[in-house]
Context: one part of a larger RNA
Order: sequence, then C1' cells, then structure tokens
RNA sequence: GGAUGAACGCUGGCGGCGUGCCUAACACAUUCAAGUCGAACGGUGAAGGGACUUCGGUCCCGGAUCAGUGGCGGACGGGUGAGUAACGCGUGAGCAACCUGCCUUUGCUUGGGGGAUAACAACCGGAAACGGUUGCUAAUACCGCAUAACGUAGCGACUUCGCAUGGAGAUGCUACCAAAGAUUUAUCACUCAAAGAUGGGCUCGCGUCUGAUUAGCUAGUUGGUGAGGUAACGGCCCACCAAGGCGACGAUCAGUAGCCGGACUGAGAGGUUGAACGGCCACAUUGGGACUGAGACACGGCCCAGACUCCUACGGGAGGCAGCAGUGGGGAAUAUUGCACAAUGGGGGAAACCCUGAUGCAGCGAUGCCGCGUGGAGGAAGAAGGUUUUCGGAUUGUAAACUCCUGUCUUAAAGGACGAUAAUGACGGUACUUUAGGAGGAAGCUCCGGCUAACUACGUGCCAGCAGCCGCGGUAAUACGUAGGGAGCGAGCGUUGUCC
Repeated sequence: GGAUGAACGCUGGCGGCGUGCCUAACACAUUCAAGUCGAACGGUGAAGGGACUUCGGUCCCGGAUCAGUGGCGGACGGGUGAGUAACGCGUGAGCAACCUGCCUUUGCUUGGGGGAUAACAACCGGAAACGGUUGCUAAUACCGCAUAACGUAGCGACUUCGCAUGGAGAUGCUACCAAAGAUUUAUCACUCAAAGAUGGGCUCGCGUCUGAUUAGCUAGUUGGUGAGGUAACGGCCCACCAAGGCGACGAUCAGUAGCCGGACUGAGAGGUUGAACGGCCACAUUGGGACUGAGACACGGCCCAGACUCCUACGGGAGGCAGCAGUGGGGAAUAUUGCACAAUGGGGGAAACCCUGAUGCAGCGAUGCCGCGUGGAGGAAGAAGGUUUUCGGAUUGUAAACUCCUGUCUUAAAGGACGAUAAUGACGGUACUUUAGGAGGAAGCUCCGGCUAACUACGUGCCAGCAGCCGCGGUAAUACGUAGGGAGCGAGCGUUGUCC
C1' cells in the first nucleotide's frame, strides 16, 4: 500500500447494488416452513332447485365440506460445518461387477375369479395420549387362476469377440412370473419387455496440513476354499485352512481441519484463505437400529437407550428451530415474530386450482462498493470580530455581508410504468415524468518534530501527558494541553484485530 462477513471512537444528507451470529452443533415460548388428488374408493351429505304436505316434515336432484382406505410427493427444495486426514474431496480412468420412480421411443397385452379391512355402528377400557371386542362395506388396496416372451433359471449345442475372470448374438427343451380402471369420450392411467435420457452405487492411478520430544502397528488382521448376503465386486459376514499384511518413500499414534471452483495479495513464482454464489461430502438433541420405498438407514417418519424440558388423576404420556422470523444465553459483534405466490422454480391434480418462510420483494445496519449533493457567478471600505505583532502591519480573506442566478438532491401537488404481447402485480401510487416553492433542509474526522504534506501564541515545567520507530516534557516545548492558522481525506475519518 491492498484486502476484510469485521469491531471500537467521533461524525452522519440521499440513492443503486451487494452483504449481515465468524462466539454456545448452547437451550428454545409462539406462528408458519409438505402437501395434494372426489376424474381410484365406500361413506358424509351444506347452500340452492323441484315435487308432495296433515305445515311437523317427507321424497327427488344437486353436489360444498369432512375424516378414513388408496395413489404420488414428504430421499427435492431449505439449514449447518459438529465429525471426517478419508477414495471425503479434486482430477483422470474403469465396471466383462451394478441399480434407476417420474420423462422419451418402441413392441406385446389388460381375460376370468376370490377373501378381507378401515371408515361406520354398538359395547367396553383410559385423566389424557390412545386402545380393545363384535358386526357391516368399497376400491387403481390385497390374493389365487389363465395367457406369456426378445424376461429369469437350468440343461444342450452354434457363431463371433476380448483385457484375465469372460462378453455378445442367434437357437432347442423344461420350469416360473403380469395387469386397473376412471371420465365431460377429448383422453389419462395400468402390466411385461427392449432401448434412451437423467440420477445414483462401486473400484483404481495421482494430488490433498503439522509433529519422530509418536518407531514399530495389525487376529477378520493378510490371503485361500466353501457357504451366506447385496442392485453389484469384495473379510461385507461366517466356517475351515495357511501365516501373512503395513512401515524411515514415515506405518501407528497425537494435534488441527469439511474439500473444491474460487477469493485476497503479489510483476510473477508464491503465500494466505474457503463468508456470500456454484459443485461434492457429512450431520439433524446424543448413541444405536431397522421398516417403507425406485431412491433413506430418512431435519419437520418409526423403534430402543441416555440427557434435558413439559403434562399427569402418579397408572402413564408429549417434545426436538444446525428451516423463516423471534426469545434467553454467550460475545467486541451481526437484522423483521413483515408482504406475496404477481414472476421464476418445485410437489399434487385431466384441469380449475391448492401448497410452497424455496423464491420474489419490502424493513433494519455508512457493514462494503459505486454515484450524487451540501450551491454557482460577481463582490475590497481588503468591513467587523478572532489570532499575531518589531505596533508599522500581517493573517483569517472573495472568505462573509451585498447583487444576480440555478434547482441536482429536497418539499408539495398532479400523472404514472416495464416486469404479464388475452386475464392475473406482493413490490407500489414505487421508479420515472411534469408543475410550483425556496439557498432554503445537508460536514466532519485525523494530523501538523523526522520518517510524512502541514507553524505560531499561551498554559504546563521529567509534572500532567504523548508515542508506530527514533524519541519529546527538568521555565521561551513547531513533539504534552488549548487557541488561531495550515495539511490530508471526505459522508466519512481515525484506531484495533487478521492476511499478503
């Protein structure tokens, strides 16, 4: 000098765009953050309409609403960086060892049956959370049967290819496996198979902090055979067998740490860093576990254990903000319990539409960058006042007053968007435009001994104090304090911390 997620002191007019718990992965009151589908299903049946009526009501349409069964989605999106020195990440390869819902393309189908169950009703238990028994019922819920190959498995034989295990293609026989309907008749779904796309899983080469005042480490350990398990390879797991495997090219242990694209700095090499934005990983009160599912060992799912908090009729229950706001606490320090789904995107739905603290916006903070303003021109009796003085003057200083202008910003009034090319705008009566008023409402901070731009007076008297280094202060201090003057930067200026 540059930089900063900064903080502190003094000061502070406006706008645009960014950005804002770096500390306690500490504990959390309250609202909201994941629902949707009646065109899968049985019920419930409001408003309204019609018919009848003994004016009590009954019946027929109609379908709002509601819980339940069922489907899809809650594995995305959002948060955090505790753990992790690891195939975690980066980069480059491989899978002849793999999976892939929704989407796209193609081929072939959807035949005929069955038994339940929630809802509901009755009864019962419980303070509650919730639960039990009996009875009834539907489905795109569940289960047989049929059909079946370019599917899977076994056996057989053929062609061809490769990088070892082996792969691909066609083929014969045997065995096994499927389906669901809805509707406004436009369609949308369902089953099997082949391929694609997308997303994932696994393996390997290389790279990835410090310490030897850590030198030996290892028993599922290293390898084999067999069996199991997985989508898949594999000590992944198990039985048996062998005795191996790693290590000064730093094993093991200890400490620290999410990694990267990037960011800062630097002429570069390099050094430092990983906030915001993007990619990957890990985690969701702590530890463990599986279930469902195409996908999880699942932040707002389940079970168990621990700690904590809450309710309780003491028998038992409920909870998880490292989602958005917000609270307490910690801290030098970091914001609103805001508006809207109008746009973009996501989930569900045939659609209308619903949901969306993602997102779009607004609020707060000079926290950063950028832009603008705080007036312009003229004006010498060089006014008054201040400071200084050798008492002549010098300086503040064209500075002010005064005159003439201007209208950026501002204030008021009126009009008023783009963002949505039909409708639909939170932002927002915002941006912007026009008119009017009037210099009116808007300047500070640090420094002035040298480094380093900028000097005098008074006070103080090694005191009080200053200080980044050298060093100032003991009676004329340009170095302390105040004043005048000056220098620098300017809505900021200075100090401190950290990095180059």